Molecule: FMN riboswitch aptamer (RFN element)
Organism: Microbacterium mitrae
RNA sequence: ACACGUGCUCCGGGGUCAGUGAAAGUCUGAGCCGGCGGUGAUAGUCCGCGACCCAUCUCCUUCGGGAGGUGGUUGAUCUGGUGAAAUUCCGGAACCGACGGUUAAAGUCCGGAUGGGAGGAGACGUGG
Numbered sequence: 001a002c003a004c005g006u007g008c009u010c011c012g013g014g015g016u017c018a019g020u021g022a023a024a025g026u027c028u029g030a031g032c033c034g035g036c037g038g039u040g041a042u043a044g045u046c047c048g049c050g051a052c053c054c055a056u057c058u059c060c061u062u063c064g065g066g067a068g069g070u071g072g073u074u075g076a077u078c079u080g081g082u083g084a085a086a087u088u089c090c091g092g093a094a095c096c097g098a099c100g101g102u103u104a105a106a107g108u109c110c111g112g113a114u115g116g117g118a119g120g121a122g123a124c125g126u127g128g
Stems, first nucleotide, its partner, number of pairs: 002127005008122004016030004031108002033097002035049004044095002053072008077093005099111003
């Protein structure tokens, strides 16, 4: 180096203007945004994961609720070119985006969230 370990430390989600109107960042028009790991080549749309949601079980509880395990559900892309190889690059044209709230309907505002997390980096220890 590498492997294993740790009640360890830090990091770990982005996006707007205008018009109409009594009222819209929700409608109309035009924009803008894209977690994590993998993939002979760089991914919002390929494969998988996380979170949100549902069910169930266990534990804790200040009885408000909280934590964990298991299972389930969970959106969307084609084409031309280059190349050994690309639904990942370049050209073109598309599509998707939970739940609750809001004087008017939400990927973009507010909220759960100063949360959680897939993971990433480092430190320490043991072996070597």